This is a predicted structure of a 390-nucleotide part of an RNA (large-subunit ribosomal RNA, domain III) from a marine metagenome.
The RNAcentral record of the full RNA draws on SILVA.
Context: one part of a larger RNA
Order: sequence, then structure tokens, then C1' cells
RNA sequence: GAGUAACGAUAAAGGAGGUGAAAAUCCUCCUCGCCGAAAGACCAAGGUUUCCUGCGCAACGUUCAUCGGCGCAGGGUGAGUCGGCCCCUAAGGCGAGGCCGAAAGGCGUAGUCGAUGGGAAACAGGUUAAUAUUCCUGUACCGGAUAUAGCUGCGAUGGGGUGACGGAGAAGGUUAGGCUGGCCUGGCGAUGGUUGUCCAGGUUUAAGCACGUAGGCUGGGGACUUAGGUAAAUCCGGGUCCCUAAGGCCGAGAUGUGAUGACGAACCGUUCUUAUACGAACGGGAAGUGGUCGAUACCAUGCUUCCAAGAAAAACCUCUAAGCUUCAGGCUAUAAACGACCGUACCCCAAACCGACACAGGUGGUCGGGUAGAGAAUACCAAGGCGCUU
Repeated sequence: GAGUAACGAUAAAGGAGGUGAAAAUCCUCCUCGCCGAAAGACCAAGGUUUCCUGCGCAACGUUCAUCGGCGCAGGGUGAGUCGGCCCCUAAGGCGAGGCCGAAAGGCGUAGUCGAUGGGAAACAGGUUAAUAUUCCUGUACCGGAUAUAGCUGCGAUGGGGUGACGGAGAAGGUUAGGCUGGCCUGGCGAUGGUUGUCCAGGUUUAAGCACGUAGGCUGGGGACUUAGGUAAAUCCGGGUCCCUAAGGCCGAGAUGUGAUGACGAACCGUUCUUAUACGAACGGGAAGUGGUCGAUACCAUGCUUCCAAGAAAAACCUCUAAGCUUCAGGCUAUAAACGACCGUACCCCAAACCGACACAGGUGGUCGGGUAGAGAAUACCAAGGCGCUU
């Protein structure tokens, strides 16, 4: 320079009460404004206690501060089913032997790791200041081992099947959800009207189990045979013959049950707190049913079509080999017990992540209501959240 520029989106504040040494800034209430395919809600990554409570205000906060993602202290993350671990493999890594190299080392078979992919199983309600598909209540399901009973050719690191997959398009069946009748509860107007075709609120309920629908796929069964599937096979593939018109597989949703349960507004009762008011806990507790619209969700890894022809392996089913064949093993049913370890708080389009900052930038996925609208555009609203720290 200068007490100058600036105080970081022009979404916006005003009033009353409280606390306090002190209040534009903290708390509560009323009114106003902003977002609402987000400026709401939930995850992944990343952060790592920032979460909740009490006490505090030096510093941090672009002002103030009694407040805080700040300081101090205490508390908080509960799982057979969610995710990991585990089983399996992809790109890729490592790599016994091996090959190459003067060496360091490079490559690489068997193998072994490696998810962003495949593989068993849980829902609804309640509860905390802070966790919940984890705790509690109710109702379930899965796995291996064991025991019992019945039946019985079992057996793999090997064979076969399956798993198993692209783009685009169209139609159908449904559901979530919305809207609206009916039903239930309450209201009747401080101002012209409002007992009415009036107003406000509510009308919620899962997995599982039973049934096997809309629809999709495939003809089905038996006998014999067989240069293939590195050995074998009753399996798969090839071939021949006979019988037969249905059989099998997949499959949303609906319905019933689950539920004589839970939830459920006004209101009522009891208790607690408080100077009142407000509030909290516990108990009681109504209706809970039709129509319509209708998804980008499910059936669907479906169907049609196109050419550039769109992972693998395990789990699962089946076949035999060695072998075992009073045993062992396998299948089915029932029963009770068991199911470890790690993550789980909180933020997550952000003041908590990446940007030196409480930075107008960047950051993958899921849900995404109403009126108008083709629409996830746009405008105004709901739930919810904010008024962007002078």
C1' cells in the first nucleotide's frame, strides 16, 4: 500500500421464547423462502472414529459462538442365511522338473495363486442416545457330520451332460407403484356460504409352505447294435427296429396358509418429567375391501431376427476303472445338536473421498412419489433435507 480488496454461488429471511458473562449466527416454536432424477434415501471405492453423550472455547471455523466434522472424557459396530473367508476359474502373476543365458536372469510344462464373473440358505415387526436381514418376538430355510428306520451296486483327480453367456427388435402375461370408489375415525368453521355429490387422515402386512396358472422348450418309451468320447462304460455320440399321442423340463404372478399374529389415527387409562406447556414410557385400540392406470421391474439366460458368431472352471446330474462287495458305500425319511474367523459405527455427488482450504471442480451403482407433460425435459409440490458460517 491499507483498515483498502476480500469474507467462496443473489435459495432469504422475519418474529417470539430459552440458555448464557455476552446471542444477527446456538436451542425450541411460529411465519417466509430453496431443492425435490435432488440440494432426498441406500451401497461400492476411499476416509478411519469424523458416530452418540457429557463437559469446554485457547487454537481450528474467513465474523460471532453458549455452537461444531474443534479440545477433553466416557460410550457405541453383536450374523449358519448380508459381504468376505471358503469351493471354482478369467486376464494376468508365480512356477517343481525343463529350455536358454558368462552371470544377473529370461521363458515356460505340471501345478499354484488371482474377481471385476460362477457356486447352499431369512423374512416381517419391535427395540437403542448411538447397531441391527446381526439383538428381541414370531414364522422359516440351508449345509455337513451323527443316530435310527426302510430300500440298495457302490466307487474318480477319468468320460459325458449341464453350468454356458453376443447385438438389435417386437408382442404378450404379470407385479411394484399410483389414482379413485367403498369402509373406518374425526371435523362443522372467530369472515358471505359449508349436514353436504362437504373437509382431513387412515385403509398396512414378508420370507417360507401348499397349489402349479399365463407362457416357453422338447415328441415320448423300449430293444438291439456300434472304427468315436486316449482305458472302461449300462453314460454321451452314430445306426437299425418296435410301441405310442402324449410325457417331461423350465416358469412369473394369482389364490390359500403364514396371520385368532403383527401394525394401525383420533382418543382413553396408568406412570414419569416439568413452574406450566410441550414431551416420554407402558397398556387398550377402528376400518383394513373393490375398480382403474400401469412400469425402465419379473416371466426372460424367453421369442424373433442379424452377422462381426458372442469366457472358463467348479458346484450339480450321470457313466464306468482300479477296488470293495455279511463290511464299507449309496438313496430316502425322521430326530436332536452344531455352523468357526474377519467386516458391520459414521460420511459417501460430499465440510468426512480426490483436488495444499469446511475449495462453485471431479467421483461407479441402486431407489426415485404427485399434478400438467411423450418424457428421468420443464414448472410447481410430497416424503425428506436445507436458507449455502459474516